[in-house]
Molecule: Guanidine-I riboswitch aptamer
RNA sequence: AUAAAAGUUUUCUAGGGUUCCGCAAUAAAAUUUAAUUGGUCAGGUCCGAGAGAAAACCCGCAAAAUGCGGACACGGAAGGAUAAAAACCCGGGAGAU
Numbered sequence: 001a002u003a004a005a006a007g008u009u010u011u012c013u014a015g016g017g018u019u020c021c022g023c024a025a026u027a028a029a030a031u032u033u034a035a036u037u038g039g040u041c042a043g044g045u046c047c048g049a050g051a052g053a054a055a056a057c058c059c060g061c062a063a064a065a066u067g068c069g070g071a072c073a074c075g076g077a078a079g080g081a082u083a084a085a086a087a088c089c090c091g092g093g094a095g096a097u
Base pairs, nucleotide, nucleotide: 007057008056009055010054011053012052015047016046020044021043022041023038024037025036026035058070059069060068061067062066072092074095079089080088
C1' cells in the first nucleotide's frame, strides 16, 4: 500500500520456556581474565491468547455533526516454528452440544 467481516492492528495480562543478560555452583588462574554446568534459578530481554483485558482503525444502521451496535463461543491427541516451550501455529480445526 492492497486485501480482509463471527474484520484488522497495537499495548498489556494469564501462560511459556532458556538464545542473551542477571543469579548460583564448580574448577583453573592470579596483573586479572574468561570457561563449564544449572530454568525442580525469584527475575530482565524474548514468545504470548478465536473462545482474556483495554484502545484505535474499520464495518453496519441511523442522524446532521453526533448516537447506537459489532453478539455467541465446550473443545482433544498428533504434528510445526523459534534457542526452547506455551492458551503461539495447525484451529471458531477433529470432535461435543